[in-house]
Context: one part of a larger RNA
Molecule: small-subunit ribosomal RNA, 5' domain
Organism: uncultured Treponema sp.
Formats: sequence, C1' cells, structure tokens
RNA sequence: AACGAACGCUGGCGGCGCGUCUUAAGCAUGCAAGUCGGGCGGCAAGGGGGAGCAAUCCCCCCCAGAGCGGCGGACUGGUGAGUAACGCGUGGGCGACCUGCCCCGGGGAUGGGGACAGCCGCUGGAAACAGCGGGUAAUACCGAAUACGCUCGUAUGACCGAGGUUAUAUGAGGAAAGGGGCUACGGCCCCGCCCCGGGACGGGCCCGCGUCCCAUUAGCUGGUUGGAGGGGUAACGGCCCGCCAAGGCGAAGAUGGGUAGCCGGCCUGAGAGGGCGAACGGCCACACUGGGACUGAGAUACGGCCCAGACUCCUACGGGAGGCAGCAGCUAAGAAUAUUCCGCAAUGGGCGAAAGCCUGACGGAGCGACGCCGCGUGGAUGACGAAGGCCGAAAGGUUGUAAAAUCCUUUUGCGGGCGAAGAAGAAGGCGGGGAGGGAAUGCCCCGCCGGUGACGCCGGCCCGCGAAUAAGCCCCGGCUAAUUACGUGCCAGCAGCCGCGGUAACACGUAAGGGGCGAGCGUUGUUC
Repeated sequence: AACGAACGCUGGCGGCGCGUCUUAAGCAUGCAAGUCGGGCGGCAAGGGGGAGCAAUCCCCCCCAGAGCGGCGGACUGGUGAGUAACGCGUGGGCGACCUGCCCCGGGGAUGGGGACAGCCGCUGGAAACAGCGGGUAAUACCGAAUACGCUCGUAUGACCGAGGUUAUAUGAGGAAAGGGGCUACGGCCCCGCCCCGGGACGGGCCCGCGUCCCAUUAGCUGGUUGGAGGGGUAACGGCCCGCCAAGGCGAAGAUGGGUAGCCGGCCUGAGAGGGCGAACGGCCACACUGGGACUGAGAUACGGCCCAGACUCCUACGGGAGGCAGCAGCUAAGAAUAUUCCGCAAUGGGCGAAAGCCUGACGGAGCGACGCCGCGUGGAUGACGAAGGCCGAAAGGUUGUAAAAUCCUUUUGCGGGCGAAGAAGAAGGCGGGGAGGGAAUGCCCCGCCGGUGACGCCGGCCCGCGAAUAAGCCCCGGCUAAUUACGUGCCAGCAGCCGCGGUAACACGUAAGGGGCGAGCGUUGUUC
C1' cells in the first nucleotide's frame, strides 16, 4: 500500500460497486422454458337455432384444458468438485470435418397409401400409472414418379499437395407439405416445404511453444509402440478389432506423490520481480454419486430418459416419488456473507405472420459503513478571558473565541407544490413515391398521426419551518506526532520490537490536557 474480510467501540446522508472465501453438506415452499389454433382432428363450459309435456336429443358458432405435430428446452443462469491435460494461453494446420435458424444464387413441389394419440367402450392398480377392443386428422409416417454441376461405381483426360479443383461418357441411388390473404375466379401475394451451390455464424480434430511443488518418487509401459487390413465417426487416429513385428517413454526429470480450474486481468513494486485468479469478460469442467445411450443440426443433455448406489419422502407393503453448484428462502457448519421483494417499462432471448405469451436472463427496489467517492453535523461577531474541571510555589496558568450572547444561512432533515429523461419502435390509420405485364391484398421507400414506465410519493426545481436531525475512535517511554496529576506497589496490569510495574511509574488504571484520523477509528488475518 492492498482486501469478497472478520472482531471491538462508534455511526447522519447520498452515488457507484461488492456481499457463504467454510460443507461440490442436506433441503420445506414458491417461482426459474416455453410457445404456435395462420400445421391437425376435436371436446367441456358458453352463445344461437330446432324437436319434445319433460328428462333430454339434434344442428351451428366460439372453441378452454388435454392430445397429435413444429420450433425451442444443447441458449441463458449456477458452481470450481475433478483436471498438471493440447485443459488453458499463444501461433498455426485440416488435400481429414460438421453447422438448425439467417443471407445470396439456381431449380423443384406430380400422384398415392396405411396408421397412432386424442375420442368411444371395457379392464387392472391405494397410487404412480398401465393394458385390451373400436375408430379418426395433419406441415406426423410410408411407397411410387421426376431431378441438377448432389452421392456412389466404371472408363478417359487436365491442373495439383493426400479424400483439392476441373472436363467428357456411362451405370446405380437419393426429394418435397402445406397453411393464410386478395381476386375480375384467369390468377396474384405472404409464411412455410424439397434438392443443389455459396456465405455468415458456431463448433470438431491435429501440431509447435509456454503452463506449480517433491529425486527423501528413478526407472515406467501389453493396446503398450509401429505396420498392413477391417470396423466405427461429420472427420483423422491403437478410437476399436483380428493378424504381424518388438517396440515406445525417461536426469533436457519419464513414472509416482502432493497441490491447483486456465486466461484477459487484480494487488504490490521505481522497475525487474513476487503474490493472487472475488466481482466483469473468454475458454474448460461439473449438475446427488458412478455408468449408459436415445432424440436431435447440435447433448452423452442442471430444472430429459435408463441402470446401479447412498439418502429423503409416500404406500392399502404389492409398489412408487425426488435431486436448489437457477432466484429467493431453511437447517447445519463457521470469525463471517442479504429479500421466501417489484416489473417485463427498457436491453436481450424462445415461440408466433402478427397481436402477444413466456423469461428469478435482465431492469430495479430492500438489507449490510463490506469498499471507493462525495456531502453534512453550521457561519460570522464575541472577554487581557464567565462558570465548572485540571495544574499550581496560590500569584496565577490552562481548557479558551471555546461556551453564553447577537446577527446570518438552510446543504441536509421534516411538510407541501410543480414536474423531466430513460419511449425507440410499434400494431394500426392517413398521405406520397417505387418495382413488376398487371386490378386487389401484398412487397420496398418517405412523411404525419398513433399506445406503452417496474423503479416512482424517484431525480430535479420552487415554497414553508427551524441551528434545527447528526461525532466518534485510537494514541501520547523510544522507534513515533502528542504530558501532567492522582491511584496502584514485580500486585493489578501493558506490550509490534526494545521493554515497563518491587512507594514520587511521562510505559499499568483514571482524570485533565495534548497528538492523529474522522462516519469512521483501532485490532486480527493475508499478500507485496
């Protein structure tokens, strides 16, 4: 000097930050990932109509919840357990690769089929849930047709660096889905669908170099090292497999053990260096513990699935349910770390044509002097100087312009009033222009109108009131700035080091005075 601090005493306000460093211990409760009816069938309630004396039945509209289907749940958010590793950092490579949504370009969408939920009927179970029969739609599923410069094979070439680029011929293979708006009924437009090429974005793999301590760890290794073949993958590879060879690593530290997420950075320091890796940003790893795959463009998936285990809970004892290292909150642990708050108004994300819905991301508020910064607790005048305290040789000294008193101000506070910015788009309406062969919807451009604020009784400004609401902590032997008195008597105690205290203690305790800092001041811990 610094701190994610803690402890003691004290404590007025604001701004901006930060806030379980310990037990990757266990968790009650609520919320944290949904959305689309403009993909599909369709029901309750409701509304309308009809039949009937009525119970009730039938039709139409609107269609909640649930279901099928699509996209998203691989993002965002949390944590640092593990990891000494191509994990990270940095620089490269891929002729060995993938990339949903988005953008650009080219082409296409013909014609069929069979199911399964929902629903209806029935059955089992305490529940979780499950089974049987009937029957139904689709942008769900499956054939067929067609297709390119796509994929695979064969043949012949060119360039070249391996599976790269490119030309010709030939054979085989692989697509699709509709929905909505307008219409002059011809069609047009919007959102989607399929194939191919390119881009962008995101990723995968490989390599050079760098990356803590112990040699009181010296030898390590059997898929081990390499080969040819095969499997597997988006892709290379001993990644995996059978076969063959006997290799591979190591004092330039292998192997083993300990410790640790890495970096941008942060702290310190004149620098070199040393220490650290909270918050914010990038990468990695993990999601009760261990293992596994499924789906998918993407996961071996925190709030998905399966198995095993420990734990907790429910049970009708047959069997089931759960995973806060998301936001709050609870228990425990600890010197120690916050609200079971408000809002989607803004920014961003998911879905949707849109309106919009969801969003504990986020924006805010609350608590904590935990940190940094700013402000205040009043200003001026005021005695050769009140009272009181302390010292004193009793003259006086000191506290001290300090107080009182007088005048003034009103930051802040309290009360009241006025009242921005964060809001930009929008949707939609009106007007104008444009592209296209072209009417309407639609598409592109411009202008005007147009709703929306959690914070928030905000900030800011104005008025009223009244010095009113606001000072402490540590130290005074030397280091080190600041001294006297009394008490105590090696006691009680102090102490960072040296050291003080055994009867005059500047070192203990108290008082007065003084010094330092100030809403803080000290102590402890840690780093330089």